The prediction has a mean pLDDT of 85. This is a predicted structure of a 1482-nucleotide RNA (small-subunit ribosomal RNA) from an uncultured bacterium. Its Rfam family is "Bacterial small subunit ribosomal RNA". The RNAcentral record of the sequence draws on ENA.
RNA sequence: UAGAGUUUGAUCCUGGCUCAGAUUGAACGCUGGCGGAAUGCUUUACACAUGCAAGUCGAACGGCAGCACGGGGGCAACCCUGGUGGCGAGUGGCGAACGGGUGAGUAAUAUAUCGGAACGUGCCCAGUCGUGGGGGAUAACGUAGCGAAAGUUACGCUAAUACCGCAUACGAUCUACGGAUGAAAGCGGGGGAUCGCAAGACCUCGCGCGAUUGGAGCGGCCGAUAUCAGAUUAGGUAGUUGGUGGGGUAAAGGCUCACCAAGCCAACGAUCUGUAGCUGGUCUGAGAGGACGACCAGCCACACUGGGACUGAGACACGGCCCAGACUCCUACGGGAGGCAGCAGUGGGGAAUUUUGGACAAUGGGCGCAAGCCUGAUCCAGCCAUUCCGCGUGCAGGACGAAGGCCUUCGGGUUGUAAACUGCUUUUGUUUGGGAAGAAAUGUAUUCUUUUAAGAGUAUUUGACGGUACCAGACGAAUAAGCACCGGCUAACUCCGUGCCAGCAGCCGCGGUAAUACGGAGGGUGCAAGCGUUAUCCGGAAUCACUGGGUUUAAAGGGUGCGUAGGCGGCCAGAUAAGUCAGAGGUGAAAGACUUCGGCUUAACCGGAGCAGUGCCGUUGAUACUGUUUAGCUUGAGUGUUGGAGGGGUACAUGGAAUUGAUGGUGUAGCGGUGAAAUGCAUAGAUACCAUCAGGAACACCGAUAGCGAAGGCAUUGUACUGGCCAACAACUGACGCUGAGGCACGAAAGUGUGGGGAUCGAACAGGAUUAGAUACCCUGGUAGUCCACACUGUAAACGAUGAUUACUCGCUGUUAUGGUGAAUGCUGUAGCGGCCAAGCGAAAGCGUUAAGUAAUCCACCUGGGGAGUACGCCGGCAACGGUGAAACUCAAAGGAAUUGACGGGGGUCCGCACAAGCGGUGGAGCAUGUGGUUUAAUUCGAUGAUACGCGAGGAACCUUACCUGGGCUAGAAUGUGAAGGAAUGAUUUAGAGAUAGAUCAGUCAGCAAUGACCUGAAACAAGGUGCUGCAUGGCUGUCGUCAGCUCGUGCCGUGAGGUGUUGGGUUAAGUCCCGCAACGAGCGCAACCCCUAUGUUUAGUUGCCAGCACGUAAUGGUGGGGACUCUAGACAGACUGCCUGCGCAAGCAGAGAGGAAGGGGGGGACGACGUCAAGUCAUCAUGGCCCUUACGCCCAGGGCGACACACGUGCUACAAUGGCGCAUACAGCGGGUCGCAAGCCGGUAACGGUAAGCCAACCUCUAAAAGUGCGUCUCAGUUCGGAUUGAGGUCUGCAACUCGACCUCAUGAAGCUGGAAUCGCUAGUAAUCGCGCAUCAGCCAUGGCGCGGUGAAUACGUUCCCGGACCUUGUACACACCGCCCGUCAAGCCAUGGAAGUCGGGUAGACCUGAAGGCGGUAACCGUGAGGAGCCGUUUAGGGUAGAACCGGUAACUGGGGCUAAGUCGUAACAAGGUAACCGU
Repeated sequence: UAGAGUUUGAUCCUGGCUCAGAUUGAACGCUGGCGGAAUGCUUUACACAUGCAAGUCGAACGGCAGCACGGGGGCAACCCUGGUGGCGAGUGGCGAACGGGUGAGUAAUAUAUCGGAACGUGCCCAGUCGUGGGGGAUAACGUAGCGAAAGUUACGCUAAUACCGCAUACGAUCUACGGAUGAAAGCGGGGGAUCGCAAGACCUCGCGCGAUUGGAGCGGCCGAUAUCAGAUUAGGUAGUUGGUGGGGUAAAGGCUCACCAAGCCAACGAUCUGUAGCUGGUCUGAGAGGACGACCAGCCACACUGGGACUGAGACACGGCCCAGACUCCUACGGGAGGCAGCAGUGGGGAAUUUUGGACAAUGGGCGCAAGCCUGAUCCAGCCAUUCCGCGUGCAGGACGAAGGCCUUCGGGUUGUAAACUGCUUUUGUUUGGGAAGAAAUGUAUUCUUUUAAGAGUAUUUGACGGUACCAGACGAAUAAGCACCGGCUAACUCCGUGCCAGCAGCCGCGGUAAUACGGAGGGUGCAAGCGUUAUCCGGAAUCACUGGGUUUAAAGGGUGCGUAGGCGGCCAGAUAAGUCAGAGGUGAAAGACUUCGGCUUAACCGGAGCAGUGCCGUUGAUACUGUUUAGCUUGAGUGUUGGAGGGGUACAUGGAAUUGAUGGUGUAGCGGUGAAAUGCAUAGAUACCAUCAGGAACACCGAUAGCGAAGGCAUUGUACUGGCCAACAACUGACGCUGAGGCACGAAAGUGUGGGGAUCGAACAGGAUUAGAUACCCUGGUAGUCCACACUGUAAACGAUGAUUACUCGCUGUUAUGGUGAAUGCUGUAGCGGCCAAGCGAAAGCGUUAAGUAAUCCACCUGGGGAGUACGCCGGCAACGGUGAAACUCAAAGGAAUUGACGGGGGUCCGCACAAGCGGUGGAGCAUGUGGUUUAAUUCGAUGAUACGCGAGGAACCUUACCUGGGCUAGAAUGUGAAGGAAUGAUUUAGAGAUAGAUCAGUCAGCAAUGACCUGAAACAAGGUGCUGCAUGGCUGUCGUCAGCUCGUGCCGUGAGGUGUUGGGUUAAGUCCCGCAACGAGCGCAACCCCUAUGUUUAGUUGCCAGCACGUAAUGGUGGGGACUCUAGACAGACUGCCUGCGCAAGCAGAGAGGAAGGGGGGGACGACGUCAAGUCAUCAUGGCCCUUACGCCCAGGGCGACACACGUGCUACAAUGGCGCAUACAGCGGGUCGCAAGCCGGUAACGGUAAGCCAACCUCUAAAAGUGCGUCUCAGUUCGGAUUGAGGUCUGCAACUCGACCUCAUGAAGCUGGAAUCGCUAGUAAUCGCGCAUCAGCCAUGGCGCGGUGAAUACGUUCCCGGACCUUGUACACACCGCCCGUCAAGCCAUGGAAGUCGGGUAGACCUGAAGGCGGUAACCGUGAGGAGCCGUUUAGGGUAGAACCGGUAACUGGGGCUAAGUCGUAACAAGGUAACCGU
């Protein structure tokens, strides 16, 4: 010392990305009251107009241009006068080398820290000694010129603290120790005596000057240590390294030169390249670290660019000089001038950075004796919310709460004590008045002390800021709040708008009609004169891990060994003291940080003191450990002796089996090959069989889980040579060891070169198949290769995906080699090779004395995925290629292990009319019906694989009706409240298609009453919608599936998801039951309980029944009666593997078992777990939201839902003789009926009509059952099959049958002769077949639906296959779950990048040519008396030029791959055995 989000269906881990914090010389957006303190060109070291930034001294000098004063002259104008104050220009001195700016260059000539010796030093301090005497010039000035200017020439005059000799020399320098050499300047104040005409001399004091010694401070030089990145920079260096001797410097030194030697630097990173001023410190961080180097302070470097020196104490000099270059300006074109990286300021650049301010009052600096002058240093002010700090924008009271806004479940909530209102205060503000500190010194005047000076005192002078800070009075809530955010991270939620649009977004991600994520609003949260955004750095990130990480599978162990450097290293002593430890010392500037005290009202800020500064240096001590060294030891390591095992290696020989080929023989028609074939071989004789021969390659059995080797790898047998290993012994050496960057060697297969060899197999290739295609998988051939020798290559999933070495840490078991033990199948060693486990470790899987445990040493390697092991460069290679090895760009993941599912052309077990075995259909025909499509004014809407399609609809002529056309209504067609009025109501009538509008007549309710029922009805409130959303919903339903599953509690296991239970062995229709078991129990499902049905008992006995007893009829339970029977409908019984045999632990199974009406669930029904399909339904109903409101509502008439080239589903009827037709005749059950069912009778061919008994039903009726049976006929034909279609005539329902009903009669008589591919149902009272009833309903398009009974089969070997399902297991890259995922080419767009003919630019080095200024060296002519100078020559060099080469960067026709981009093309490579297992190298 804080974490969070994000990979998954979920989990753990690895791992990246992102966020919350702090920071800033910042910028941008919105906003802005005040004060204090601080900061303010980070970019173009880009270019600069203008002003200022370094002068001063008259007490160094000659002087006097200008000013003032004085004097003189003159009437005046004015003139003269350096006399005085002073002073332009000039000579001279000091300063200008400081102060101020900037960070270009610089990776060491720098900086930091600590040392060092061979140096210099103006001004300052201390000491010593001097300051004597001469000389000649020259500016200024004057005169005369030249020039546009800058400037300059000639002649002449003059001074000095300017210049030069001479003298002197305590020190000093040189020395051959004799000696030699070398100085100076004066100026001012005061003054008694003396001298002098005067000036003055002279004396004294002060300031100077010269020589010298020392100091202080400053500076120059040298060394050590430290200081960024790149090795895709590995070798660099000729003055280079050293020496000797000259030269040079203030000084050491190759600093320079001559000669000599050949060194020196470098893997502890030289050289080269890129980048960069360094430090104190600043920011961050728990720290260690990391990043940075604004402001302030120290050092360095630079001053337009490059070079150079001069002067000077000091410079190679920001506001100096010379030269070269670029640029700008002036010009009379001949020439000149300039350098803001000083302060302001301008342009430019840029996201971006201030005033052309005041003052020297203070601090400091320069000059001066001083006064003073100068000072853009500095002190102040101005601008900017740029930062830090402080203050304010009011305070108190004030409603169960105004208005307004917003929300609302309409009740209310919220804004909110907030406002209004009442009282109070006055910081700030406005105004009035007062008003500082910063000032002490100096100076001036004066007093005291005093030898002078110094010193002390008094008075006085001096403030830019500034009438500022501060204080007081008055006034009055008066002058003062915004910004961001509100999906999670992350504090804060609602409404409206929008509708994958517009937009948001730091990451995850929001938006496709109910958005807390966009935009607005209300509300809220956070901060606040600021708030957000962007950018930067640190943190979080243990995500480069020293503190503090890893490498079996996540990224990561080198393919293996030998070995160099290096790192590490056994036991016992002695010495030493490098490391190490301790003490005191020096240093570690100040500022900053920290602690503390103090000053501004507080704070920021500032001042004082202290601590710290982990460092460096020398010094003293300690000596355990490490190091070094000396002397030893034997246990590590090695040697030796005796044994031993072995596919260890190399070479040469050698054997048999097999394949192929050849020859000969036998022999005949095929062989071969495959899923099936074909290519191929074969009558020229194959295959097959026999014999012989040839040749190459590989070595069956033994053989193993074994052995050997460093790894790769190694196998017939023998011989030769040879490496390593093990055991036993304990003789020898005496730490000789371990690891190992570079290096060297070895290194499968493929591949390469040369030469052989070539039987088999076999890339490429050819052919045949397969296929949509098949450049594949399969087949027939077949070259390289496979083999040998020599030489390359140097890679593999070179794997135990596990580096080497050493030590330690429970056990069991197998095996190889070899020991010990008297015996032993035992026990016990050593070295290997294996299996299982403990502790421990691990994310888990797993590892576990052969560690992935515990430790130590050394090496190698990793740091998100992709781009990419690619590009470029270099090295190696004959090539192929190998090694080393990036970036731009792009994504928010990629990944490991394990879990649950799902899936598999994985496995196992099991079930189902799933297949099979059967029976009957559909698909062909006609028609019915539904759907699609098309059409239409409309053909209303919905349902669409299974799970839509005779479905919603259990009944569309009107109605229904939702659709269309037209006509109407607007609080509306219906309902409620309702003032008022009226009974209600009925009838007639006019217009109209009707809705509707109007007219007339009749009628006058109940109740005692209040009032009520009904009708009309103004206004108002409530309407209405089959309009949208089934992806906002409830309810209901389908389906998987009547499949046997789905879960929970507690416990246990696992870090966790989760597992266990529920798995296993049996069994069942069943998670049914039994047994076992870290599980024990429980729930929803299964089963049972319910209903119907099959048997019986009992009770009851009408409308049902009728055996017996009576009566009666033509006949009939018709009647009396009866309950026996059938039946009806209540109650009960019955079935449970209960019994037997066999099998089995049991559960249970089997048995034509017994018994029983029924036997192992008797048959059928109702009943549908957790859930799946965003399944269906907003048009049954309900309902949120949205939409319409003279219409998307309502009424009415007519039309449509009934259309018709076509396609599909579901059905009906058929195609006939197991049949059709006719006649006769037998036997049901479920149900329905008063707006009804209707007997019977009559009429009609019939549908039906008329009349009419009975029945609200075990009573009457619908009601005839039909197939069947008997007889007859038809005789295989488009028929006496089939009935469509059409014509005519009718019946019935209904207001009405045209569109558009059913039925009847007559006539008509279509297709169709058993149905392609394909497909459906059914396992017993089932299929098939036959009729009957009902709902809806006026009628009916019903052949549909729902029920009922009659007749009544066939078949199931079995579970290989198809489909669906269940359980266990396995693989997985799937989880929207295989209708999944996913790869590559091509096509399109965008982006970055490699190559590239060229082209443009840059820095650097070498070569050659040229070469300014300056320095140095040389020097005859010229100048000078001379010293010397000019000139010339040489050398060096900036710059310029020439040619070539290397390197770096930009750009480029064209070209290569790469990345990204909802719905493009082609295939399907991978994930399951992914349909040819996948992958690695070649």